[in-house]
Context: one part of a larger RNA
RNA sequence: GCCUGAACGCUGGCGGCGUGGCUAAGACAUGCAAGUCGCACGGAGGUAGCAAUACCUUAGUGGCGAACGGGUGAGUAAUGUAUCGCUAACGUACCCUUUAGUCCGGGAUAGCCAGGGGAAACUCUGGGUAAUACCGGGAGACAUCACUUCUUCGCAUGGAGAGGUGCUCAAAGCAGUAAUGCGCUGAAGGAGCGGGCGAUAUCGUAUCAGCUAGUUGGUGAGGUAACGGCUCACCAAGGCGACGACGCGUAGCCGGACUGAGAGGUCGGUCGGCCACAUUGGGACUGAGACACUGCCCAGACUCCUACGGGGGGCUGCAGUAACGAAUCUUCCGCAAUGCACGCAAGUGUGACGGAGCGACGCCGCGUGUGGGACGAAGUCCUUCGGGAUGUAAACCACUGUCAGGGGUUACCAAGUUCUGAGGAGCCCCAGAGGAAGGCACGGCUAACUCUGUGCCAGCAGCCGCGGUAAGACAGAGGUGCCGAGCGUUAGGC
Numbered sequence: 001g002c003c004u005g006a007a008c009g010c011u012g013g014c015g016g017c018g019u020g021g022c023u024a025a026g027a028c029a030u031g032c033a034a035g036u037c038g039c040a041c042g043g044a045g046g047u048a049g050c051a052a053u054a055c056c057u058u059a060g061u062g063g064c065g066a067a068c069g070g071g072u073g074a075g076u077a078a079u080g081u082a083u084c085g086c087u088a089a090c091g092u093a094c095c096c097u098u099u100a101g102u103c104c105g106g107g108a109u110a111g112c113c114a115g116g117g118g119a120a121a122c123u124c125u126g127g128g129u130a131a132u133a134c135c136g137g138g139a140g141a142c143a144u145c146a147c148u149u150c151u152u153c154g155c156a157u158g159g160a161g162a163g164g165u166g167c168u169c170a171a172a173g174c175a176g177u178a179a180u181g182c183g184c185u186g187a188a189g190g191a192g193c194g195g196g197c198g199a200u201a202u203c204g205u206a207u208c209a210g211c212u213a214g215u216u217g218g219u220g221a222g223g224u225a226a227c228g229g230c231u232c233a234c235c236a237a238g239g240c241g242a243c244g245a246c247g248c249g250u251a252g253c254c255g256g257a258c259u260g261a262g263a264g265g266u267c268g269g270u271c272g273g274c275c276a277c278a279u280u281g282g283g284a285c286u287g288a289g290a291c292a293c294u295g296c297c298c299a300g301a302c303u304c305c306u307a308c309g310g311g312g313g314g315c316u317g318c319a320g321u322a323a324c325g326a327a328u329c330u331u332c333c334g335c336a337a338u339g340c341a342c343g344c345a346a347g348u349g350u351g352a353c354g355g356a357g358c359g360a361c362g363c364c365g366c367g368u369g370u371g372g373g374a375c376g377a378a379g380u381c382c383u384u385c386g387g388g389a390u391g392u393a394a395a396c397c398a399c400u401g402u403c404a405g406g407g408g409u410u411a412c413c414a415a416g417u418u419c420u421g422a423g424g425a426g427c428c429c430c431a432g433a434g435g436a437a438g439g440c441a442c443g444g445c446u447a448a449c450u451c452u453g454u455g456c457c458a459g460c461a462g463c464c465g466c467g468g469u470a471a472g473a474c475a476g477a478g479g480u481g482c483c484g485a486g487c488g489u490u491a492g493g494c
Base pairs, nucleotide, nucleotide: 001494002493003492004491006490007489008488009487010486013366014365015364016363017362018361019359020358021324027321028320030319031318032317035064036063037062040061041060043058044057045056046055047054048053071277072276073275080202081201082200083199084198085197086196087195090194091193092192095190096189097188098187099186100185101184103137104136105135106134112127113126114125115124116123117122143168145166146165147164148163149162150161151160152159153158173182174181175180203249204248205247210240211239212238215237216236217235218234219233220232221231222230252274253273254272255271256267257266258265259264279300280299281298282297283296302313303312304311305310330356332355333354334353338352339350340349341348342347369399370398371397372396379390380389381388382387403435405430406429407428408427409426410425412424413423438483439482440481441480442479443464444463445462449478450477451476452475453474459466460465
């Protein structure tokens, strides 16, 4: 000098864009943050109607979603990340393309009704009902598996294609007058997404030098979507290490950020990618996908309710609370936009998101007026008492109308024919200099000087050093310098 997620002191007019719990991954009151579909299903309630019927609402069964989105950085030194490869060892709901199909039946169960238990959470018995819920049978291949013939390719195990024989396996309907639409099942391919493997790189410490028993390899089996000591039985005795194993400490990694001429050094907050975690530890279930933040079970700690028998909870989501701390915001508005989930759709939901609010926390922009105005008012300060400085500064005269204030209006954010704006923004008019300047420094480094007070006192100080009676260094005042809605200080990085 530059920089910061800053804090503190003094001061503070406006706007735009950003940004804001770095400490206790400590504890949490309250509300909201994941629903949706009646064009899958039977009911229940309601509206209109004499009725048939039509429409609306929805607890339950069922489907899809809830594995995304959002938060945090505790753990992790490699099961991670970054880059480059491999998967001939793999998966994939929704979406796209191609192709083939969608036959015949059955038994339940929630809701509901009746009865019972419980303070509650909830639960039991009986009756009875539907489905795109569940189950059985049938046919069945380009699919699986086994055997086999041929062609071809690669990177070792091997892969791909064509043919033959045998084995095993599927489905669901709904809306519409209909056309048709939306679905369902099998197969092949694609896109996107994901699992696995390898190489290289990835902090400090040797005052950590030896580490290892599923350990290292093999055979076989199990398990997985899949390779593999991933797991198990048996066999062998291996495997790693000064090119730093093992241990200890520290730490999420990267794109990037700051600084620097660069090389380098330091950092990884906001935004994007990956990873890990969700009160602590463990476990599986469901599912295309989880070992699942607002699912389930068990154990621990904590906490709440209780009729003492028994139950409930998990903000490292958005706000908010107390606590901690030098320190960090509203219990706001809206689904109008973008996106996501569901739905044929209308649409519904969405603390994602879009906005507004608070904080000079940062960067940027604007303003606090403009022109004229005296050999120069008053006040104040200095003085050699002559005067000098503040200083065109003020007053005064003439004007202007940024911002802020008040009123009106609608280009635009609205895409897409109509409709749709939470919030912003554009344009026009009104009034009036009014509402808007401070902080630090002035001995040298370092731009900027005098007076008074004090008297090694009180105090200053980044370093050198000032202060003991003329202090340009303390304190006040006048003046001056620098920056300016900021200015200084502290802490930290280069």

RNAcentral holds the full RNA, with entries from ENA and SILVA. Small-subunit ribosomal RNA, 5' domain from an uncultured Planctomycetaceae bacterium, 494 nucleotides, folded computationally. Its mean pLDDT, the model's own confidence on a scale to 100, is 85. It matches the Rfam family "Bacterial small subunit ribosomal RNA".